[in-house]
Model confidence (mean pLDDT): 77 of 100. The RNA shown here (FMN riboswitch aptamer (RFN element)) has 122 nucleotides.

RNA sequence: GUUCGUCUUCAGGGGCAGGGUGCAAUUCCCGACCGGUGGUGAAAGUCCACGACCCGCGGCAACGCGGCUGAUCCGGUGCGAUUCCGGAACCGAUAGUUAAAGUCUAGAUAAAGAAGAUGGGG
Numbered sequence: 001g002u003u004c005g006u007c008u009u010c011a012g013g014g015g016c017a018g019g020g021u022g023c024a025a026u027u028c029c030c031g032a033c034c035g036g037u038g039g040u041g042a043a044a045g046u047c048c049a050c051g052a053c054c055c056g057c058g059g060c061a062a063c064g065c066g067g068c069u070g071a072u073c074c075g076g077u078g079c080g081a082u083u084c085c086g087g088a089a090c091c092g093a094u095a096g097u098u099a100a101a102g103u104c105u106a107g108a109u110a111a112a113g114a115a116g117a118u119g120g121g122g
Stems, first nucleotide, its partner, number of pairs: 002121009018030003032103002034092002036050004045090002054067005072088005094106003
């Protein structure tokens, strides 16, 4: 260094300023803001894969198996970029709410994965 196991930590909470209507809205309207993990010839919310949420089945439970799961174009540089630069777009679970929510409140805990410690194998 590699592989397998155990443990710890992280991932873990990002985001409606300002204004309009109204009895009432961070939910509507103008506008503002946010972006999980790994991959990629080069840095990605929109490519590929995975996770979360949600649904079904099994289980006392922990959990397991299966399913579902949104959205990007144009120009430039370059050997190479839907990832960079410029411009213009688009997307965002469920339940709740004096009025419709990516941003408020709640289920809420965690996971993909990352780092470290330690033990074993070849």